[in-house]
Context: one part of a larger RNA
Molecule: large-subunit ribosomal RNA, domain IV
Organism: Chitinophagales bacterium
RNA sequence: CACGGCUAAGGAACUAGGCAAAAUAGACCCGUAACUUCGGGAGAAGGGUCGCCCCCAGUAAUGGGGGCCGCAGUAAAAAGGCUCAGGCGACUGUUUAGCAAAAACACAGGGCUCUGCAAAAACGAAAGUUGAAGUAUAGGGCCUGACACCUGCCCGGUGCUGGAAGGUUAAGGAAGCAUGUUAGUCGUAAGGCGAAGCUUGUGACUGAAGCCCCAGUAAACGGCGGCCGUAACUAUAACGGUCCUAAGGUAGCGAAAUUCCUUGUCGGGUAAGUUCCGACCUGCACGAAUGGUGUAACGAUCUGAGCACUGUCUCGGCCGUGAGCUCG
Numbered sequence: 001c002a003c004g005g006c007u008a009a010g011g012a013a014c015u016a017g018g019c020a021a022a023a024u025a026g027a028c029c030c031g032u033a034a035c036u037u038c039g040g041g042a043g044a045a046g047g048g049u050c051g052c053c054c055c056c057a058g059u060a061a062u063g064g065g066g067g068c069c070g071c072a073g074u075a076a077a078a079a080g081g082c083u084c085a086g087g088c089g090a091c092u093g094u095u096u097a098g099c100a101a102a103a104a105c106a107c108a109g110g111g112c113u114c115u116g117c118a119a120a121a122a123c124g125a126a127a128g129u130u131g132a133a134g135u136a137u138a139g140g141g142c143c144u145g146a147c148a149c150c151u152g153c154c155c156g157g158u159g160c161u162g163g164a165a166g167g168u169u170a171a172g173g174a175a176g177c178a179u180g181u182u183a184g185u186c187g188u189a190a191g192g193c194g195a196a197g198c199u200u201g202u203g204a205c206u207g208a209a210g211c212c213c214c215a216g217u218a219a220a221c222g223g224c225g226g227c228c229g230u231a232a233c234u235a236u237a238a239c240g241g242u243c244c245u246a247a248g249g250u251a252g253c254g255a256a257a258u259u260c261c262u263u264g265u266c267g268g269g270u271a272a273g274u275u276c277c278g279a280c281c282u283g284c285a286c287g288a289a290u291g292g293u294g295u296a297a298c299g300a301u302c303u304g305a306g307c308a309c310u311g312u313c314u315c316g317g318c319c320g321u322g323a324g325c326u327c328g
Stems, first nucleotide, its partner, number of pairs: 001322007009314002013312001018309001026050005035040001037146001051068007069073001081307007088299002093105002109144007121130003147294004152224003157221002159217005166212003172206002176202003180198002184193003225243005252286001253283001264280005
């Protein structure tokens, strides 16, 4: 040093934190709260009994009565610690094989949307296959995440869906115009002009979707104001004015897994509490399926408090086994 056993008095004073250890433990009997989705919670909590001998009842298991011994009778071993309050996630599940098991993922349930079948979607230059030997009570995509009560306003931007009058617009088509060439023609010549055809260029006009445009749509992506004044103490502002906006945050919640200032203020708990619980609302910078607020049950979850218990500690000590060290 490692592992194990015991330890006066105290009993969490230890520590980031009761980490670790201790404590609890079986069977039977009694008894069991809030809350609740009436199933639970619940082994809640909390108490009692247990060995051996004799008698009685009983076929027996077992029950009743009497007695005996010990500090101790589930006599060894093995065998839940419990309670209160809060956050998150409904739950059982799943996950970073080798630092993370969780509040992350999934989930049943909810919603939007696409798809009429040779479906949509996906793999594949294709053939073909999955979807599916299915057919809208089906299949795909996205979001939310049991249940209860709910889910407000904004379509200006972006997206999607629908519309087709007008504007813009490609290839292609194309009237016309122009270039080159030359039969011819003019000229003494140099050279000029030049039909048809061919050729090259230009090109009015024609020409779809898309875009512009017009509507709809937010459980689509998203967004949800400022300043000034006002009541017979003061304070505050139900009220008024004004500017801007597509519309200015509704219900509910709120110093919160969100609050900077902040250890906010008040109350509770403690002798003393940056944590915790209950309130307040001044929300730097909550807010309604990127869901809001609750919620019984559940959790090797996170936070705070208590009972029991203890070498975690005051603060150490003793012992056993082993490692190491010394000597051989």